[in-house]
Context: one part of a larger RNA
RNA sequence: CCCUCGUUAAGGAAUUAGGCAACUUAGCCACGUAACUUCGGGAUAAGUGGCGCCCCUGCGGGUGAACAAUCUAUGGGAGCCCGCGGAGGCCGCAGUGAAAAGGCUCUGGCGACUGUUUACUAAAAACACAGGUCUCUGCCAACUCGCAAGAGGAUGUAUAGAGACUGACGCCUGCCCAAUGCCGGGAGCUUAAGGGGACUUGUUAUCCUUCGCGCAAGCGGGGGAGAAGCUCGGAACCGAAGGUCCGGUGAAUGGCGGCUCUAACUAUGAGAGUCCUAAGGUAGCGAAGUUCCUUGUCGGGUAAUUUCCGACCUGCAUGAAUGGCGUAACGACUGGAGCGGUGUCUCAACGAGGGAUUCG
Numbered sequence: 001c002c003c004u005c006g007u008u009a010a011g012g013a014a015u016u017a018g019g020c021a022a023c024u025u026a027g028c029c030a031c032g033u034a035a036c037u038u039c040g041g042g043a044u045a046a047g048u049g050g051c052g053c054c055c056c057u058g059c060g061g062g063u064g065a066a067c068a069a070u071c072u073a074u075g076g077g078a079g080c081c082c083g084c085g086g087a088g089g090c091c092g093c094a095g096u097g098a099a100a101a102g103g104c105u106c107u108g109g110c111g112a113c114u115g116u117u118u119a120c121u122a123a124a125a126a127c128a129c130a131g132g133u134c135u136c137u138g139c140c141a142a143c144u145c146g147c148a149a150g151a152g153g154a155u156g157u158a159u160a161g162a163g164a165c166u167g168a169c170g171c172c173u174g175c176c177c178a179a180u181g182c183c184g185g186g187a188g189c190u191u192a193a194g195g196g197g198a199c200u201u202g203u204u205a206u207c208c209u210u211c212g213c214g215c216a217a218g219c220g221g222g223g224g225a226g227a228a229g230c231u232c233g234g235a236a237c238c239g240a241a242g243g244u245c246c247g248g249u250g251a252a253u254g255g256c257g258g259c260u261c262u263a264a265c266u267a268u269g270a271g272a273g274u275c276c277u278a279a280g281g282u283a284g285c286g287a288a289g290u291u292c293c294u295u296g297u298c299g300g301g302u303a304a305u306u307u308c309c310g311a312c313c314u315g316c317a318u319g320a321a322u323g324g325c326g327u328a329a330c331g332a333c334u335g336g337a338g339c340g341g342u343g344u345c346u347c348a349a350c351g352a353g354g355g356a357u358u359c360g
Base pairs, nucleotide, nucleotide: 001355002354003353004352005351006350007349008348010346011345014344027051028050029049030048031047036041038168052090053089054088056086057085058084059083060082061081062080063079067075068074091095103339104338105337106336107335108334109333110331111330115127116126131166132165133164134163135162136161137160143152144151145150169326170325171324172323174256175255176254179253180252181249182248183247184246185245188244189243190242194238195237199233202230203229206225207224208223209222210221211220212219213218257275258274259273260272261271284318285315296312297311298310299309300308
């Protein structure tokens, strides 16, 4: 010097990002116990007092010997054990004498709750949850796995099963269907394969013409026309779903304005005008876990507070199941304040055990 402990004058959070760590508290009995509340809780709330040993004694409970009377029920109650008291006394600094055994309160945020999670840096406000809503599914169900057979769903049957969102409970959940999605509709338009086949390409039986050979018949070459068949293409027209089109739909994906003027001081603007939009944010809440400016302003708390609580509303950029706002209880969650008690600190000291170091 390090580690793990113990004690500490006076002060008592001045420490620190933060009471981190440590201390305090602690059992049983009795008294007593607030706001709030979903009437269950909150609650061991908080806050008080008692607790050992000896002697005397009361009451209750258990067990039950002598003995009595009678042969079996009973009476009887000593002794022993347990519990609850009353009176008096004794000792110590200290009586749950060691060990083990909640510190408490006030006020916000978030999540209702008990649960679950990053095995090995995150336990949470994240996930789940009961409850709510929407959509799909009529059974060989939808959906999922598999190439298939087949299996799960389910030996279930819409009070069922699957998918999605929300997340107890209370009060509620506004406007927009223009866009995107989904659902319905089916007249017109568009439209694949396919049907259709006007027209058309190639080929040539044949015919015409020309050249060569041949006496001739004819043979061969070149050019032209060209049926049927086969063949290369191919327009009109017909042609489903889908798209287009027409409707519906928000607890579907989503969205929810600007400028100017105006009341008999000023200020403000109930109101008026105008432009744009599918519609212009309703109820709530609001400097918020969301507020940039910002340590906003006012009030409270402090001697003093960028934090905190209550308000205001100028919401850079809140807002209603991407749920809004409340909410008792709950939380190894997170912010602020206080009481108690403390070596966290002023400011350090001493001691114990174990290391390190030095010498042997």
Large-subunit ribosomal RNA, domain IV from a Planctomycetota bacterium, 360 nucleotides, folded computationally.
The prediction has a mean pLDDT of 87.
The full RNA is in RNAcentral, with records from ENA.
Its Rfam family is "Bacterial large subunit ribosomal RNA".
The organism belongs to Planctomycetota, within Bacteria.